[in-house]
Transfer RNA from Enterococcus sp. AZ102, 74 nucleotides, folded computationally. The coordinates come from a structure-prediction model, not an experiment, and the mean pLDDT is 82. The sequence is in RNAcentral, with records from ENA. Its Rfam family is "tRNA".

RNA sequence: GGACCUUUAGCUCAGUUGGUUAGAGCAGUAAACUCAUAAUUUAAAGGUCGUAGGUUCGAUUCCUACAAGGUCCA
Numbered sequence: 001g002g003a004c005c006u007u008u009a010g011c012u013c014a015g016u017u018g019g020u021u022a023g024a025g026c027a028g029u030a031a032a033c034u035c036a037u038a039a040u041u042u043a044a045a046g047g048u049c050g051u052a053g054g055u056u057c058g059a060u061u062c063c064u065a066c067a068a069g070g071u072c073c074a
Stems, first nucleotide, its partner, number of pairs: 001073007010026004019057001029043004050066005
């Protein structure tokens, strides 16, 4: 220098041939239980879907550029 892949909650990951409120597990918080802790159960919270543009009535999803990380080639 070139090709390809990934980026979604604090962490690990789903999701979507574009459609109306974006999810799970773990972690953390609160409550119940207990003399107390752990375990268990319940509940709530936590997201500008990497950034900026474009297409569209409508974008996490499609297109472009950029950023970060990874693999391969030279």